[in-house]
The part of an RNA shown here (large-subunit ribosomal RNA, domain IV) has 339 nucleotides and comes from a Chloroflexota bacterium.

Context: one part of a larger RNA
RNA sequence: CCCUCGUUAAGGAAUUAGGCAACAUGACCCCGUAACUUCGGGAGAAGGGGUACCCUCUAAGGUGUCAAAGCCCUGGAGGGUCGCAGUGAAGUGGCCCUACCGACUGUUUAACAAAAUCACAGGUCUCUGCAAACUCGAAAGAGGACGUAUAGGGGCUGACACCUGCCCAGUGCCGGAAGGUUAAGGGGAGAGGUUAGCGCAAGCGAAGCUUUGAACCGAAGCCCCGGUGAACGGCGGCCGUAACUAUAACGGUCCUAAGGUAGCGAAAUUCCUUGUCGGGUAAGUUCCGACCCGCACGAACGGUGUAACAACUAGAGCACUGUCUCAACGAGGGACCCG
Numbered sequence: 001c002c003c004u005c006g007u008u009a010a011g012g013a014a015u016u017a018g019g020c021a022a023c024a025u026g027a028c029c030c031c032g033u034a035a036c037u038u039c040g041g042g043a044g045a046a047g048g049g050g051u052a053c054c055c056u057c058u059a060a061g062g063u064g065u066c067a068a069a070g071c072c073c074u075g076g077a078g079g080g081u082c083g084c085a086g087u088g089a090a091g092u093g094g095c096c097c098u099a100c101c102g103a104c105u106g107u108u109u110a111a112c113a114a115a116a117u118c119a120c121a122g123g124u125c126u127c128u129g130c131a132a133a134c135u136c137g138a139a140a141g142a143g144g145a146c147g148u149a150u151a152g153g154g155g156c157u158g159a160c161a162c163c164u165g166c167c168c169a170g171u172g173c174c175g176g177a178a179g180g181u182u183a184a185g186g187g188g189a190g191a192g193g194u195u196a197g198c199g200c201a202a203g204c205g206a207a208g209c210u211u212u213g214a215a216c217c218g219a220a221g222c223c224c225c226g227g228u229g230a231a232c233g234g235c236g237g238c239c240g241u242a243a244c245u246a247u248a249a250c251g252g253u254c255c256u257a258a259g260g261u262a263g264c265g266a267a268a269u270u271c272c273u274u275g276u277c278g279g280g281u282a283a284g285u286u287c288c289g290a291c292c293c294g295c296a297c298g299a300a301c302g303g304u305g306u307a308a309c310a311a312c313u314a315g316a317g318c319a320c321u322g323u324c325u326c327a328a329c330g331a332g333g334g335a336c337c338c339g
Stems, first nucleotide, its partner, number of pairs: 001334008010325002014323001019320001027051005036041001038159001053080007061072003094318002097315003102309001106118001122157007134143003160305004165235003170232002172228005179223003185217002190212005197204002236254005263297001264294001275291005
């Protein structure tokens, strides 16, 4: 010096990204217990006191007995609190306040991530009438299900409370079938080749065979018409205006399918930004409460709240400490030296 431990004056987080680590709390009994709340909780809230092992005294109860003693158990008072050993893998809440996120118990990256991920009950949309939809399988068949729309599949959302605005122009989906377009197929006008025949020749050329083939008839789809947002998605610009100024309830204009409603807002979202104001500190880029100029929140890719919950994240406080000021001493085991 390293590892594992023990103790430490005064201070007590000054350490540090961060109280990481350690300290502290701890069992049982009595008293006592706030905001808030979904009335269950919160709660072991918090907080205060006592007890524990041994001895003495004392009281109540049980058992026991003729009555006692004895034994069992509980409480009260006083005193003491030292040594040795054993068993077991190990044995004992720190507390409080605020905020973000997720309702919750659960789940996950076997071996760097446990979370705000996933799931969840609940909500909603959609498909499916049973030989169901859907999935696996060339098929047979199987699952779905020995179920039957209070069922089953799929998507999104994610307890609960209050809510969930506008846009159907584009894309998707659903419905419609008048018209346009449209395949194979049907159809076969016509054209070419061949050649019996005709012709002096040029050439014409039936039937058959063959090559080709125009009208016309042909479904879904697409075009078209309508619906549909808890479908994919989207939810403006410029200019002017009030008797200080500033601002603009108001007006004009352009564009759009429609121009963001409620609520929230420097936010897990705010670039400028350590925005500004207030709180907390002697001092606060974090935190809490506001403001709104939202670079670039916003309503089931849900919005806003919310008791309870959490090895979550951020901030504050009490307690506590060798984290630190600042290091010291001690124990055991290593390292190191000699054999």
Taxonomically the source falls in Chloroflexota (Bacteria, Bacillati).